c-di-GMP-I riboswitch aptamer from a Nitrospirota bacterium, 80 nucleotides, folded computationally. It was read from a public genome assembly, where an Rfam model found it. The coordinates come from a structure-prediction model, not an experiment, and the mean pLDDT is 81.
[in-house]
This record gives sequence, structure tokens and C1' cells, in this order.
RNA sequence: UCUUGUAAAAGCCAAACCCUUUGGAAAAAGGGGACGGAAAGCAUCGGGUCCAUUUAAAUCAGGACAGCCGGGCUGCCAAG
Repeated sequence: UCUUGUAAAAGCCAAACCCUUUGGAAAAAGGGGACGGAAAGCAUCGGGUCCAUUUAAAUCAGGACAGCCGGGCUGCCAAG
């Protein structure tokens, strides 16, 4: 540097649900809690979902989700 994640070890993250707060909403933050995760680290580039805008259709503009998929950047441990 590359490949892999069968075994081991060190740690890491934390779904649903409950409480508090923020927000118009999707949702987010903190606490509890573990379904899971080898990128469940980072960032919306493409698609997707949701909110929202709108008379509606639609997706032109806005927002959320990276724990929906693909791609991008970075990274722990171990084996080869």
C1' cells in the first nucleotide's frame, strides 16, 4: 500500500420506546434504553422517502433523513 471481516481483543456508535427542550412540520438536541452497525464517521453528488410550497397536477424553489440505495472523502482493530 492492497484485499478481506471467519476467529480474537481494545474500544466506538445507538433503532424502537419513554421523559424534557426546540421547530409550523418532517425532524433535531439532551437524558434513559439496546434493535442493530466494520464506517451506524463526514458531506446531500445521483436516485429515493418524508415535510412543506401549491387550487390541483407537478417537483421549479425551501427543509429533513447519511441507521434507504449508489458513488465521494477520511478512519480503528485483526488476518492475509